This is a predicted structure of a 97-nucleotide RNA (Bacterial small signal recognition particle RNA) from Phycisphaerales bacterium UBA3158.
RNA sequence: GGUCGGGCCUCGUGGGUAGGUGUCUCGUGAACCUGGUCAGGGCUUGAUCGCAGCAGCCAUAAGCGUCUUCAUUUGCGCCGUGGGUGUCCUGGCCGCC
Numbered sequence: 001g002g003u004c005g006g007g008c009c010u011c012g013u014g015g016g017u018a019g020g021u022g023u024c025u026c027g028u029g030a031a032c033c034u035g036g037u038c039a040g041g042g043c044u045u046g047a048u049c050g051c052a053g054c055a056g057c058c059a060u061a062a063g064c065g066u067c068u069u070c071a072u073u074u075g076c077g078c079c080g081u082g083g084g085u086g087u088c089c090u091g092g093c094c095g096c097c
Stems, first nucleotide, its partner, number of pairs: 001094007008086001009084007016076007026065003034059004042051002
């Protein structure tokens, strides 16, 4: 000096891992401005029927919590893999002085 490889740098990609968001499971959840059923009471009727409907009960909305399947997203001095580049570091081989 040449060449090949490795490190560092860089782009992608598979996996892992730590988070976010949505979704999934379950629970909770509206005095009244959700629904159903509406005791009592109220209204209506000659009377019956009926009407509206508070509490309660049931089911839920938003929300809150829980579960953690799936999707998506952000990282990572993580592992693998396919490339790129260099003023850098390093190793092998060859050649020259």
Description: The coordinates come from a structure-prediction model, not an experiment, and the mean pLDDT is 82. The model forms 96% of the base pairs in the Rfam consensus.